[in-house]
């Protein structure tokens, strides 16, 4: 210099003016109390008015997994059904993150893996093709034994699976010995697959040694097995307030809870369920919290403990907006430093911690590969 992999971070500045929304202070305005009759205290409420703070994100988004909080249920056990799946840690939890282990890619730095069992049983392998898991044989090979012969020979029986063909897959590879022909039959070496010992790790695993039987096919986002976890609904959760209406009906032969079982339990008319009616207003829940920012410590990391500082949105038809100058970035033109146009993706609604998805543009770090120069 060129190509690349990884990991953070920011996504318009700054300053004037006008405009919205929450809190707070004040003023106007009601009410009350006191008075030295002028006012002071204090209390409300506003659709007003002034001041101060503070006012969308890295994804507020998708609403996919995890939780908090809320109301239901809930003695104990069973049975179903859902998730989840290598190993060790982190966490309130998680299908999330970290660190590793195994397989896979990539010259590499790194990347990617819904990665438990398939010798516990069922099932299912389209087309091809003798045959798809249990032995089976189209071509082919032999025909050593038995047949048969015109005594060369045929290939009836019958042996074989090396080679050739089909498929994704075809019952381990090479080699020698063997045979009629063959075959792990046999041996030796590789591969794989079980036990057993030794060694290293917490653990998944990983290294080295023996011994067997020669050899087991895939598929579990197929049923099923193991092993953990899992009540139900959701802030429209749920309370209170005011305003409005019409009132009916069924529950002791046990309703409801609750899918069963049950020698168990709550509860039982002020209650539960159903049907009709009426409302469509306000407040609380609501926003300070697994918070955020830095120090120091412990951890290879995720993360954790400590101290100190900070307070950073809470709207209810939904507020966070708009000009204007100065820069900043793109992109187009030309008189070469000016003129125009533009400025990504998107916007909270209880509230956290994931993951996924969209992003104009830029900036910082680390690290690989090639080349070339000292």
């Nucleotide at each position: 210099u060129g190509a690349g992999u990884c990991g953070g971070c920011c996504g318009g500045a700054u300053g004037g003016c006008c405009g919205c929304g929450u809190a707070c202070g004040g003023a106007c305005c009601a009410g009350c109390u006191c008075c030295u009759c002028g006012g002071a205290g204090u209390u409300g409420c506003g659709a007003u008015c002034c001041g101060u703070c503070c006012g969308a994100g890295g994804a507020a988004c998708g609403u996919c997994c995890g939780g908090a909080c809320u109301c239901c249920a809930c003695a104990g056990g069973g049975c179903a059904c859902g998730g989840u799946g290598c190993u060790g840690g982190g966490u309130a939890a998680c299908g999330c993150c970290c660190a590793g282990u195994c397989g896979g890619g990539g010259u590499g730095a790194c990347c990617c893996g819904c990665a438990g069992g398939a010798a516990a049983g069922u099932g299912c392998a389209a087309c091809a093709g003798a045959a798809a898991g249990c032995a089976a044989a189209c071509c082919g090979c032999c025909g050593a034994u038995g047949g048969c012969u015109u005594c060369g020979g045929c290939a009836c029986a019958g042996g074989c699976a090396a080679g050739g063909g089909u498929g994704a897959a075809a019952c381990g590879g090479u080699g020698c010995g063997g045979u009629a022909a063959g075959a792990g039959c046999g041996c030796a070496c590789c591969a794989g697959c079980g036990c057993c010992c030794g060694a290293g790790g917490u653990g998944a695993c990983u290294c080295g040694g023996g011994c067997g039987g020669c050899u087991a096919u895939g598929u579990a986002a197929a049923c099923c097995c193991c092993a953990c976890c899992g009540g139900g609904a959701g802030c429209a959760a749920g309370g209170c307030c005011a305003a409005g209406c019409a009132g009916g009906g069924a529950c002791a032969g046990g309703a409801c809870g609750g899918c069963c079982c049950g020698u168990c339990c709550g509860c039982c008319a002020c209650g539960u369920c159903c049907c009709g009616g009426g409302u469509a207003g306000g407040c609380c829940g609501c926003u300070g919290g697994a918070g955020c920012c830095g120090g120091c410590g412990g951890g290879c990391a995720a993360c954790c403990g400590u101290c100190g500082g900070c307070c950073g949105a809470g709207a209810u038809g939904g507020a966070u907006g708009g000009c204007c100058a100065u820069c900043c970035c793109c992109g187009a033109g030309c008189u070469c430093g000016c003129u125009c146009g533009g400025g990504a993706c998107a916007g909270a609604a209880u509230c956290c911690g994931g993951c996924g998805u969209a992003c104009a543009g830029g900036c910082c770090g680390a690290c690989u590969c090639a080349c070339c120069a000292c």
Notes:
This is a predicted structure of a 374-nucleotide RNA (Bacterial RNase P class A) from an Acidimicrobiia bacterium. The model forms 88% of the base pairs in the Rfam consensus. The RNAcentral record of the sequence draws on ENA.